[in-house]
Context: one part of a larger RNA
């Protein structure tokens, strides 16, 4: 001198744009943050309408589907949080999978015949405080289950060719044996079932880099490897059985301690240091520990089960919760915001649509926290006014500074008008931002230094007391160094200080 997710202290006028719990991965009251499809199904059956009947209240029956608990799909594995764990193939960079998976989507081929037997809602009974549960009757599907058809699918066998770094792959041919389907409709179309190709998305390996301490020198029994065999989408001590003694280690194993990585940010001429916040990309967690179901995809943040600790409800027999989602309490702390508005936009899910969800987001609000722009007025004005402050009493000096005169209108105010953002409708922001007219100098300056460094001096108080202080050092009766006053310097809506980094 830069910088900052700052923070205290004084002091603050607008406006853009941005950022805003680093501490306690603490504990949470309240609301919301993930739903959707009636064009998969049975059910339920509102308003309205039409016709009967009527004691004029209203009833019946028919059309009509609002509504919606329940089976069923497809989303709840993303999107949003956060950094505890992780020195690790966790991450970055480059490869490799002939050892691999991919709903949704895109192109292609080729199909959907024909049966079946439960269940849930709903009625009944019945236990429970309750959460919820039993147990009977009966009922439907795009739910489930045979048959049936099928090969370029899968799995065995055989042969041929082409080809790889090895196991080996590809192709083509033949035989055998195993598997599919679902309908809805407003007739536009969306589903459905097989299969091969693409895409995207994921999974695994593997070179190379990736902090400190040797006052941490030896570590390791599924450890190293080999054969079977199991498991996995897959290879693999990933698991088992058996068989062998391995395997890493001063090119720092182990062990302990710190830590989420990276693009970038900060600084510097660079080289290099130091940082991982906001914003992209990847990990990893989701009350703690564990464990698995479904499912293409999870060992699943707003799902299951177990244990634990902790909170609540209880009829004491039992249940019922997890903000490190968006406000938001309390608690910690120098220290960090609104229980706001809207799906308009972009984007995401469901749906054939209309639509419906969306605290992703879009936007308002708080905060000089940062950046970066404007203002706070402009000309003229010397009887160098008063006033203060010094003084050698002449003056000097605040000072063109002020008044006063003469303009301007940024920014306010107050009417009107008023968007883009939306290419038909649809705007939360917003009567916002702009834009016109009228008013009127009106309403808007501090902060920090003034002995050297380091720009800026005097008078008074004090008297090694008070007190300054980043070094050096001031202060003990004439202090430019305390404190206070006038002048003066610097920066400015900020201005010192502390704190960290270069």
């Nucleotide at each position: 001198g830069g910088a900052c997710g700052a923070a205290c202290g004084c002091u603050g006028g607008c406006g853009g744009c941005g950022u805003g719990c680093c501490u306690a991965a603490c504990a949470c009251a309240u609301g919301c943050a993930a739903g959707u499809c009636g064009a998969g199904c049975g059910a339920u059956g509102a308003a309205g309408c039409u016709u009967c009947c009527u004691u004029c209240g209203g009833g019946a029956a028919g059309u009509g589907g609002a509504u919606u608990a329940g089976c069923g799909g497809c989303g709840g594995a993303c999107g949003g949080g956060u950094g505890a764990g992780u020195a690790a193939c966790a991450c970055g960079u480059g490869g490799g999978u002939a050892a691999c998976c991919u709903g949704c989507c895109u192109c292609a081929a080729a199909g959907a015949g024909g049966g079946g037997g439960a269940u849930a809602g709903c009625c009944c009974u019945c236990c429970g405080a309750a959460a919820g549960g039993a147990g009977g009757a009966g009922u439907a599907a795009u739910a489930c289950c045979g048959c049936a058809u099928a090969a370029u699918a899968u799995a065995u066998u055989u042969u041929a060719a082409u080809c790889g770094c090895a196991u080996g792959a590809u192709u083509a041919a033949a035989a055998u044996a195993u598997c599919a389907a679902a309908g809805a409709u407003u007739u536009a179309u969306c589903a459905c079932u097989u299969u091969g190709a693409g895409g995207u998305g994921g999974a695994c390996c593997c070179g190379c880099g990736u902090c400190g301490c040797a006052u941490u020198a030896g570590c390791u029994a599924g450890u190293u490897g080999g054969u079977a065999a199991g498991g996995u989408a897959a290879c693999g001590g990933c698991u088992u059985a058996c068989c062998a003694a391995g395997g890493c280690g001063a090119c720092g194993a182990u062990g302990c301690g710190u830590a989420g990585c990276c693009g970038a940010c900060c600084u510097g001429a660079g080289a290099g240091g130091g940082u991982g916040a906001u914003c992209g990309g990847c990990c990893a967690c989701a009350u703690u520990g564990g464990g698995a179901c479904u499912g293409a995809g999870a060992c699943a943040c707003g799902g299951c089960c177990c244990a634990g600790a902790c909170u609540c409800c209880u009829a004491c027999g039992g249940g019922a919760g997890g903000c490190a989602g968006c406000a938001g309490u309390g608690g910690g702390g120098a220290a960090u915001a609104u229980u706001g508005c809207g799906c308009a936009a972009u984007g995401g899910g469901g749906g054939a649509a209309a639509c419906c969800c969306u605290g992703a987001c879009g936007c308002a609000g708080c905060a000089a926290c940062g950046c970066c722009g404007c203002g706070u007025g402009g000309g003229u004005g010397a009887u160098g006014a008063a006033g203060g402050u010094u003084u050698u009493c002449g003056g000097a000096u605040u000072g063109u500074a002020a008044a006063g005169c003469c303009c301007u209108g940024u920014u306010c105010u107050a009417u009107g008008g008023g968007a883009c953002g939306a290419u038909a409708a649809u705007g939360a922001c917003g009567g916002u931002a702009c834009c016109a007219u009228a008013g009127g100098a009106g309403a808007a300056a501090g902060c920090c230094a003034c002995g050297g460094c380091u720009a800026a001096c005097u008078a008074c108080g004090u008297g090694c007391c008070a007190g300054c202080a980043g070094c050096c050092g001031c202060g003990g009766u004439a202090a430019u160094a305390c404190g206070u006053a006038g002048g003066u310097g610097g920066c400015a809506a900020g201005c010192g200080u502390u704190g960290u980094c270069c």